[in-house]
Molecule: transfer RNA
Organism: Kofleriaceae bacterium
RNA sequence: GGGGGUAUAGCUCAGCUGGGAGAGCACUUGAAUGGCAUUCAAGGGGUCAACGGUUCGAUCCCGUUUAUCUCCA
Numbered sequence: 001g002g003g004g005g006u007a008u009a010g011c012u013c014a015g016c017u018g019g020g021a022g023a024g025c026a027c028u029u030g031a032a033u034g035g036c037a038u039u040c041a042a043g044g045g046g047u048c049a050a051c052g053g054u055u056c057g058a059u060c061c062c063g064u065u066u067a068u069c070u071c072c073a
Stems, first nucleotide, its partner, number of pairs: 001072007010025004019056001027043006049065005
């Protein structure tokens, strides 16, 4: 330099055919227990990497950029 992949909650990751943003763990509160561990219930937490485009409507489609992984040289 060229090809390909990845980027979504604090962490690890789903997200189907374009219309609801989610799960587990973690965190907070409450209950059970004499207490801890633990279990149950409720709750908080999001610039869907950035910018632009298409569309009535974009995490999802298209372009560019950034970061990172990998392959070729």